[in-house]
A computed fold for a 582-nucleotide part of an RNA from a Candidatus Micrarchaeota archaeon, annotated as large-subunit ribosomal RNA, domain V. NCBI's taxonomy places the organism under Archaea, Nanobdellati, Microcaldota. Its Rfam family is "Archaeal large subunit ribosomal RNA".
Context: one part of a larger RNA
RNA sequence: CGGCCAUCCCCCGACGGGAGGUCGAGACCCCGUGGAGCUUUACAGCAGCCUGGCGUUGCGGUCGAGGCCUCCUUGCGAAGCGUAGGCGGGAGGCGUCGAAGCGGCCCUUGCGGGGGCCGUGGAGCCGUCCAUGAGACACCGCCCCUGGAGGCUUCGACCGCUUACCGGGGAGACCCGGGACAGCGUCAGGUGGGCUGUUUGGCUGGGGCGGCACACCCCAGAAAAGGUAUCUGGGGUGCCCAAAGGUCGGCUCAGGCGGGUCAGAACUCCGCCGUAGAGUGCAAGGGCAGAAGCCGGCUUGACGGUGUUCCGCAUAAUGGGGAACGCCGAUGGGAAACCAGGGCCUAGCGAACCACCAGUUCCCUCUGGUGGGGGCUGGUGCUGUCAGAGAAGUUACCCCGGGGGUAACAGAGUGGUCGCGGGCGAGAGCCCACAUCGACCCCGCGGUUUGCUGCUCCGAUGUCGGCUCGCGGUAACCUGGCCGUGCACAAGCGGCCAAGGGUAGGGUUGUACACCCAUUAAAACCGCACGUGAGCUGGGUUAAGUACGGCGCGAGCCAGUAUGGACACUAUCUGUCGGGGG
Numbered sequence: 001c002g003g004c005c006a007u008c009c010c011c012c013g014a015c016g017g018g019a020g021g022u023c024g025a026g027a028c029c030c031c032g033u034g035g036a037g038c039u040u041u042a043c044a045g046c047a048g049c050c051u052g053g054c055g056u057u058g059c060g061g062u063c064g065a066g067g068c069c070u071c072c073u074u075g076c077g078a079a080g081c082g083u084a085g086g087c088g089g090g091a092g093g094c095g096u097c098g099a100a101g102c103g104g105c106c107c108u109u110g111c112g113g114g115g116g117c118c119g120u121g122g123a124g125c126c127g128u129c130c131a132u133g134a135g136a137c138a139c140c141g142c143c144c145c146u147g148g149a150g151g152c153u154u155c156g157a158c159c160g161c162u163u164a165c166c167g168g169g170g171a172g173a174c175c176c177g178g179g180a181c182a183g184c185g186u187c188a189g190g191u192g193g194g195c196u197g198u199u200u201g202g203c204u205g206g207g208g209c210g211g212c213a214c215a216c217c218c219c220a221g222a223a224a225a226g227g228u229a230u231c232u233g234g235g236g237u238g239c240c241c242a243a244a245g246g247u248c249g250g251c252u253c254a255g256g257c258g259g260g261u262c263a264g265a266a267c268u269c270c271g272c273c274g275u276a277g278a279g280u281g282c283a284a285g286g287g288c289a290g291a292a293g294c295c296g297g298c299u300u301g302a303c304g305g306u307g308u309u310c311c312g313c314a315u316a317a318u319g320g321g322g323a324a325c326g327c328c329g330a331u332g333g334g335a336a337a338c339c340a341g342g343g344c345c346u347a348g349c350g351a352a353c354c355a356c357c358a359g360u361u362c363c364c365u366c367u368g369g370u371g372g373g374g375g376c377u378g379g380u381g382c383u384g385u386c387a388g389a390g391a392a393g394u395u396a397c398c399c400c401g402g403g404g405g406u407a408a409c410a411g412a413g414u415g416g417u418c419g420c421g422g423g424c425g426a427g428a429g430c431c432c433a434c435a436u437c438g439a440c441c442c443c444g445c446g447g448u449u450u451g452c453u454g455c456u457c458c459g460a461u462g463u464c465g466g467c468u469c470g471c472g473g474u475a476a477c478c479u480g481g482c483c484g485u486g487c488a489c490a491a492g493c494g495g496c497c498a499a500g501g502g503u504a505g506g507g508u509u510g511u512a513c514a515c516c517c518a519u520u521a522a523a524a525c526c527g528c529a530c531g532u533g534a535g536c537u538g539g540g541u542u543a544a545g546u547a548c549g550g551c552g553c554g555a556g557c558c559a560g561u562a563u564g565g566a567c568a569c570u571a572u573c574u575g576u577c578g579g580g581g582g
Stems, first nucleotide, its partner, number of pairs: 008582008017574003021569002029403004034399002036395004042198005048191009058161015075144001085143005092126003101120008165178005201214001202212002210231001215237006238386001239281001240343002245299007253277001255273005279288002282348001284346003303329009331340003354381007362374004410456002412453003416450001418446006427437002464539001465537003469531001470528005477502003480497006505517004545563004549558003
């Protein structure tokens, strides 16, 4: 001096492993007394529709019903000439304006009769008098009942009319048709997702489904005061009782032994023992024996007012609950002392509003009366989501605000489950535990399964499988070295060392799970965010469309199915590869 290699610095080109890369306040999930779309036999309401009353809306008739007036008619216990409605007056009344009698027809009936009309007839008929509670349909007045006629009036049904009102025609007068209906107005009842407004609880080892641990009581948990959590363990309450309350008096249980009786342990009876093992209306705990248990007598204190002091919900406070001590009044039991304001105790419950009931010397309605309304006091009716809104669903068409306070992926922790190994060695292996296999039981290791936990991420760490590219582990499938054998050889079986390399093709399926085919030395297992989507794919799953089966009244829904369905990013740093310069 030249070349090459290594290192350092710089530049260029490329790749896309990392920066849980960039973009997008997660669309999944949950939460919010957030929203919206849709549904319906959710809760309310409103149009619309139906029906009825009244108005617009008038005239006439028939029939029916009600009321009033006039007239007529009906009225039967027994006794009695006989079909006596009630009360009063009353000695006369009716009749040639046609009586009795006779004939016919009609109405009614308790079948004996009563009433009316027509004809004939031609001058009588009835009452006072006897019996009867009541005396004459002789006659007159008033009233009741049955039935009828007439008039007035109201209502209903039906029929007719035309003038309101409506339709058609006509420039109009008006004509035709409908017609007091319809329409319209108003009030009321019904119907009414057609429409409007809303609700559709909480707890919760995510949410949903389930359940109620949502109000209470007892025991344990509870760590020797009190208090103390979990969808902790074991149970109970939402009543009951006129006695199962009050008081006074009396009694003693369960069980055992002996006896009597008997077929008999168990009915009943006698004797002895018997601190409680019985019983207590109902859970448990704590109580209770001259009782708090059992039996009987009399009773209603299971009272009306009104205080004080407390307990207790560990709590500042409340609804409800409980206790002690009274005072006033009225009672019950007991000879009395005394006891009694429910029940041996601890569960058995409910605010305000509203309605109703009772009381009230309260208030308002000008005054008095009546009625109505209000206040106060006591009570009854409810909220069990039990300190008490008025309330059904659906959303994959969805939206907003939030959450890693909370699920799905991955990670982490754990390791029941899973995989692998070991100890012991019952037994199998003709014999023989250990060539090989190995029950029950026990001890580990791993972190590939499935769970559990909910620690990281919801202002995003893209999710199955395939392709590509690999790096690693060994508990070794093949290939290498070796040992044992129930190893003759060959082929196997079991074990030791060893991770260099290899571990393929095809059919079905989205599946490198699995089954199958034909090969092979072998067709090993696993990790790397179930390696790898700023590398690809997009078959599966997991949006919007559509369909089937099933579920739902429906909107819609289904780890059921089928078909279809947008995969963004120009590389700053780092890393790697290639090239160049100093």